[in-house]
Record summary:
The prediction has a mean pLDDT of 80. The RNA shown here (Guanidine-I riboswitch aptamer) has 105 nucleotides and comes from Desulforadius tongensis.
Order: sequence, then structure tokens, then C1' cells
RNA sequence: GGAAAGUGUACCUAGGGUUCCACACCUGUUUUUGGUGGUUCGGUCCGAGCGGUACAAGCUGGUUAAUUAACCGGUUACACCGAUAGGGAUAAAAGCCCAGGCGGU
Repeated sequence: GGAAAGUGUACCUAGGGUUCCACACCUGUUUUUGGUGGUUCGGUCCGAGCGGUACAAGCUGGUUAAUUAACCGGUUACACCGAUAGGGAUAAAAGCCCAGGCGGU
């Protein structure tokens, strides 16, 4: 001085906000309209590279069959600190995405 190839999807969790619902207040109406509030515990919703589970996928060993398949197993490691920062999507925000980026050690 340099170094990522560190798989994907789904469900869930930490976390996140406020479209819709609920709730609170205001308002109109008389039987349900509109507005405000997330400084409302919540349901819906979003949701982790460094959280969980499952499935798929990759690599690999063996057995059987016999030329590309079936079955059984192994493996996919590690990931500290800082930002009250910047940008993006959605109604909005975020541990989402940019991003295992950037800076430090």
C1' cells in the first nucleotide's frame, strides 16, 4: 500500500413509524360526516450483513445404480468502535435500501 467472492426467499423478533382500523379530542348530523393527535398501550403495515427459524442454493465426502441420477452426511467461517451525519423508497419512519459503504482500531 492492497484485500470480498462473505448466496437467495419466506416467516418471525429487536426496532420503526402513522396509510387503514381502533383510541382520545373537536365538529356536523341524528345514527353516523369531517378534522386534529403517534407526546395513543395497540391490530393492519415496514423490518435486520454483524438477531432467530425453515426452505432453497453453492461447495464437498460416501453409498447405490451406471453417465447423470437417487440416497445419506459435512460445510457456508468471521463481523469490534464512531456518525445527534448524508441520500432514497413507501402514508411515514427505522437496526429497511445506498451499505460488510465511509471513518477509526
Rfam family: Guanidine-I riboswitch aptamer. Its family is annotated with regulation of gene expression in the Gene Ontology.